Molecule: small-subunit ribosomal RNA
Organism: Nitrospiraceae bacterium
RNA sequence: AGAGUUUGAUCCUGGCUCAGGACUAACGCUGGCGGCGUGCCUAAUGCAUGCAAGUCGAGCGCAUCUCGCUUCGGUGAGGUGAGCGGCGGACGGGUGAGUAACGCGUAGCUAACCUGCCCUGGUCUGGGGGAUACCCAGCAGAAAUGCUGGUUAAUCCCGCGUACGCUCGGCUCGAUGAGGGUCGAGGAAAGCCGCAAGGCGGACUAGGAGGGGGCUGCGUCCCAUCAGCUUGACGGCGGGGUAAUGGCCCACCGUGGCGGUGACGGGUCGCUGGUCUGAGAGGAUGACCAGCCACACGGGGACUGGGAUACGGCCCCGACUCCUACGGGAGGCAGCAGCAAGGAAUUUUCCGCAAUGGCCGAAAGGCUGACGGAGCGACGCCGCGUGGGGGAUGACCUCCUUCGGGACGUAAACCCCUUUUCGAGAGGGAGAGGACGGACGGUACUCUCGGAAUAAGCCCCGGCUAACUACGUGCCAGCAGCCGCGGUAAUACGUAGGGGGCGAGCGUUGUCCGGAAUGACUGGGCGUAAAGCGCGCGCAGGCGGCCUGACGCGCCGGCCGUGAAAGCCCCCGGCUCAACCGGGGCGGGUCGGUCGGGACGGUCAGGCUGGAGGGUGUCAGAGGGGGGUGGAAUGCCGCGUGGAGCAGUGAAAUGCGUAGAGAUGCGGCGGAACACCGGCGGCGAAGGCGGCCCCCUGGGGCACAUCUGACGCUGAGGCGCGAAGGCCGGGGGAGCGAACGGGAUUAGAUACCCCGGUAGUCCCGGCAGUAAACGAUGGAUGCUGGCUGUCGGCGGUUUGACCCCGUCGGUGGCUGAGCUAACGCGCAAGCAUCCCGCCUGGGGAGUACGGCCGCAAGGCUAAAACUCAAAGGAAUUGACGGGGGCCCGCACAAGCAGCGGAGCGUGUGGUUUAAUUCGACGCGACGCGCAGAACCUUACCAGGGCUUGACAUGGGAGUGCAAACCCCGGAAACGGGGCUUCCUUCGAGGGUCUUCCACAGAUGCUGCAUGGCUGUCGUCAGCUCGUGCCGUGAGGUGUUGGGUUAAGUCCCGCAACGAGCGCAACCCUCGCCGCCAGUUGAAUCGCUCUGGCGGGACUGCCGGCCGCAAGCCGGAGGAAGGCGGGGAUGACGUCAAGUCCGCAUGGCUCUGACGCCCUGGGCGACACACACGCUACAAUGGCGCCGACAGAGGGCUCGCCAACCCGCAAGGGGGAGCCAAUCCCAGAAACGGCGCCCCAGUUCGGAUCGUGGGCUGCAACCCGCCCGCGUGAAGCCGGAGUUGCUAGUAACCGCAGGUCAGCACUACUGCGGUGAAUACGUUCCCGGGCCUUGUACACACCGCCCGUCACGUCAUGGAAGCCGGCAACACCUGAAGCCGCUGGGCCAACUCGCAAGAGAGGCAGGCGUCGAGGGUGGGGUUGGUGACUGGGACGAAGUCGUAACAAGGUAGCCGUAGCGGAAGCUGCGGCUG
Repeated sequence: AGAGUUUGAUCCUGGCUCAGGACUAACGCUGGCGGCGUGCCUAAUGCAUGCAAGUCGAGCGCAUCUCGCUUCGGUGAGGUGAGCGGCGGACGGGUGAGUAACGCGUAGCUAACCUGCCCUGGUCUGGGGGAUACCCAGCAGAAAUGCUGGUUAAUCCCGCGUACGCUCGGCUCGAUGAGGGUCGAGGAAAGCCGCAAGGCGGACUAGGAGGGGGCUGCGUCCCAUCAGCUUGACGGCGGGGUAAUGGCCCACCGUGGCGGUGACGGGUCGCUGGUCUGAGAGGAUGACCAGCCACACGGGGACUGGGAUACGGCCCCGACUCCUACGGGAGGCAGCAGCAAGGAAUUUUCCGCAAUGGCCGAAAGGCUGACGGAGCGACGCCGCGUGGGGGAUGACCUCCUUCGGGACGUAAACCCCUUUUCGAGAGGGAGAGGACGGACGGUACUCUCGGAAUAAGCCCCGGCUAACUACGUGCCAGCAGCCGCGGUAAUACGUAGGGGGCGAGCGUUGUCCGGAAUGACUGGGCGUAAAGCGCGCGCAGGCGGCCUGACGCGCCGGCCGUGAAAGCCCCCGGCUCAACCGGGGCGGGUCGGUCGGGACGGUCAGGCUGGAGGGUGUCAGAGGGGGGUGGAAUGCCGCGUGGAGCAGUGAAAUGCGUAGAGAUGCGGCGGAACACCGGCGGCGAAGGCGGCCCCCUGGGGCACAUCUGACGCUGAGGCGCGAAGGCCGGGGGAGCGAACGGGAUUAGAUACCCCGGUAGUCCCGGCAGUAAACGAUGGAUGCUGGCUGUCGGCGGUUUGACCCCGUCGGUGGCUGAGCUAACGCGCAAGCAUCCCGCCUGGGGAGUACGGCCGCAAGGCUAAAACUCAAAGGAAUUGACGGGGGCCCGCACAAGCAGCGGAGCGUGUGGUUUAAUUCGACGCGACGCGCAGAACCUUACCAGGGCUUGACAUGGGAGUGCAAACCCCGGAAACGGGGCUUCCUUCGAGGGUCUUCCACAGAUGCUGCAUGGCUGUCGUCAGCUCGUGCCGUGAGGUGUUGGGUUAAGUCCCGCAACGAGCGCAACCCUCGCCGCCAGUUGAAUCGCUCUGGCGGGACUGCCGGCCGCAAGCCGGAGGAAGGCGGGGAUGACGUCAAGUCCGCAUGGCUCUGACGCCCUGGGCGACACACACGCUACAAUGGCGCCGACAGAGGGCUCGCCAACCCGCAAGGGGGAGCCAAUCCCAGAAACGGCGCCCCAGUUCGGAUCGUGGGCUGCAACCCGCCCGCGUGAAGCCGGAGUUGCUAGUAACCGCAGGUCAGCACUACUGCGGUGAAUACGUUCCCGGGCCUUGUACACACCGCCCGUCACGUCAUGGAAGCCGGCAACACCUGAAGCCGCUGGGCCAACUCGCAAGAGAGGCAGGCGUCGAGGGUGGGGUUGGUGACUGGGACGAAGUCGUAACAAGGUAGCCGUAGCGGAAGCUGCGGCUG
């Protein structure tokens, strides 16, 4: 520090995801030790049990126990118990519910305050009185707990005296309520211990320290779909209350106060030091530790006290739990342990007060779940170990393998060594300054002994991301953070081997920060990616020209204060190190104070003119509003002329017309819009504005430099304007024209086309407020080149309004720098400043809900759940287009012959079958593999058999022995028997056979694992490379362009220059000639012929065209021309095209069978369908007889076969010739001549069947071919559609060959014979080439893709309602308690009084205000649920259509309105994307 992921590829935008760090964690697997930390994040849910706050006898009385003394009265010492009294229980400890607040943080204020214990100073401590608990007696109660009477003490309570510098009041000095002076009034106390000295206390007062109360500035989350809130509300006067200010509370008076700098409301939340992360800024967070706050079962309340509105106090209400004798009572773990529950999840009912600290005490000491420790948990951090060294024929196992080997791997074994850890034994701290005292703990630590001994796992290995093989599995099982893996060879699943990473841990999940510059302050954007408000006016706000002075608010600097400790960082130190801990230092604020500076910002004052505005003059203009007016055209009406059509379309029809249309002439009416001028020209802020004239009116330009003197810019809210469509009311209505009716088109046609046509379009008034309201570009200002139009003004020039030059303002085009992802922009989309608006992945959705507006339609504002790994922009290369241009091809057209109908043959599908073996499937499968299926072939089926096998190689053992031939069994295979070898140095060897082991074998699977070969586009003219250049890049250029060609053929041009594979040529063949040679031709020569070599043609020559280049056209000559005909030859590539059944081959599978042999069957089946053919349907023919002319081939280990003979024939006999230019196959046929047939299903046609023969073969039943005779079927020229062919071609005719015993051949491959027609032309169909254009396509148009409907799943809106939560309001009721009033009942102290009693004062009780809660009611808000309903998202192969993307077949899109199953269509206006 980045990476993966949108594409065929590219650049950009943009989201998603990953690598890092962290955690109070949890879960999975695993687990040796130690240290230091840490441990209910959930139910502030409920709690059994124990403990967590007591102490003081030196404050007091009593009871009681023990001991001593005793004169027996008592007394002393020690202890225990409850009580009175004092201090403490307001600390310590817990928790985070509530709280958005002066709660917290920070800085201040308190002249508006308090402060027990502690410290310092001063003064005082005199003298009296009273009550009461305990206790006793009685009583009530189950208990808790009380009641009455009686006795008693005090540091308990109360008077009196004294009284300071205390408190209060008056006066006074003083700036105030500071402080001082003075006068008056008022207010204190407690004693205890000690022999004593003295100590500990008590009271008042002043101060200190520490602690607290109150107040203030600033900071402190989200929602504006919360915008207005407020009646004690804001203030005043007076009072109450408090330690104290205050509306804190009350009475009266005033009517204020708060709010866009966010009041009020809602949601969420303890705050901070810090913590985590981050380069930082920032973001997130608030466990442990520390500070503050709040709370203590929920709620309310006060009492006591220095302090509480009190966690382990009290009272009341409520809920809950427990006890109960039903009358009543008791309780509060958010203290430490512990239990239950909840939960993914969080510990021991431990030890000790030894240390630190707290409370009490004079002290001893007591108490202390604070605390110190231990225990449990890998929860975290840190440290240590599980051994170290040596050890190679590189053992075994295991895994892989190309079987050679490789890996595990020095790893192990083995040898040597060590002992941290572990076990045993022994010793044994510090922690406590001097005495007692150590929970931890016989622990840490140390020593000795023993023995490698006690100790390794987890995750990952497709890319990101470090690490690969095998097997299994077969879109299954599964994986997955993203991209994505898995459909038979998976480095992605599972297992194994191996490897990588970390290691007592490793992974996963969750959360936070980071990466994310993906909310951008640092540090982003808005023409087309998301994003400029449709436009203006303008309040607040933000920002603001030049000069001078002042202030010192911002700003800057110095110093001071504070910013607790801990933490972070640095240094030093202590535990063996580290974690951890101790000491020191640094740092940290938008903070406060003080001193200073005066630039910049601000404020005040003064000035200036350049910004802005005004003035004068002048100019252009569809700028706006109102009124009037004109002509053309459409329509309608009247009359005339006229007579059959008009209209309309791709073609038609509906429609109009003999009741006279259309056409035409004249006249009239009415509405709407203004041709030409007219222009990328003008005006306006935008929407928008167009005949002419008048009235009213806004804005702008220019000239002059005359006035004001910064008056400016922008502009959240707000207000106004705002095309079309739409709405309301009233008018108007010619044309056009949603809806609607009809006609066409169509599979349908709710459309496109046509005929009609209503709203509407027009006017007035009102509403609405949207748009592709676009330059998809907010406004203002300044700055930064050039060229060229145009509009307006002015100036110069000029006679001049022409032209030209200059200048200001406007509006266009091209281009530079610069910018940009590119396209492009280029008075900006560059360089800068200011202000506003807006964006933050796609879908859901501009939707729902809420609010505001509207008559409605609807508008504005505007989410979430859920879902996707993208959605996008620009550009590139292709492909495609019912886009364009150019050009080819039997592509069409023009022609000829066919196919498609019939019969038959062959192939295929289908069906059948035991099997009908398999493959091939549009062109490019289907007379294809098959150039020969009766057995064989043969791969299929049935049956009979064989197993080292029908075949190969190697090895071990055995064997005189196989085959052929003969005999027997058998369907055969095979089995049994007989007969029978080569060589030899006689040992043996080769071979054979038997047996055993390795192995063979498979036409079994995968052509989607392959090689090779082939088809196809396509004999099309293309496909690329090197270097250079251009581009961020994909890529382009070259290869495009102008010509030309069959051709990327050649020429010219050109940021290209060259080159390669293709084209062409080189090769074969045919056509002409020459030369040579030649047999089989009877001979010679010539010729023909055969074969070999060579020549010939090159646009070479002439003319024309062209750019005088390439080349084209014509001509001459020539056998042949302009590539002469044909062949061979097939670029980069495409189709996962074909072939594992030609062959080869990886992998998989079978192995007494999926191998091998044999017999028989099948591949030949047949209701059908298709493909390719043959023969025909006849007279251009058929038949008979006669006659003629080829070329190219083939022929012996059993071939071709002549003559001749036989047979009607097939054929048989025969055997000559030929190893073949010699002989044979061999008769060519169409054709010619003559004759018959006479248009008929025939003398056409030959299928089918019968019968008799022939041939091959082991064998013709399934299932061969041929011949004779007989039989003679369909068929009379073929629907839609479709094929071939451009010349020696098509068509017609026969011949030969391969395969082969024979044959299904009509096929195929060749050969010759006869031998045409037509091509205007390139519009159309098909295929192709080049350029260009559009694209949402890129498995590429057989593409992509939209909406309804149907089904499933999910989340969500509405909904009659139903059920909750929360906070208020109104009224009723109203506990405790404070306060007020009352207080006839009750009362020790004080006063009077001898007393009784009275008084003062108080208490109970009563009443009232307030008041928690409860009740009733109507609302608010929020959530759940809800028949039904709305859309939405998602879901391999559902339905309907085809809307969009190519002119997407009607260009698309936006707004609006109507309509329609649906996409959508149509109207109106707008946009070009």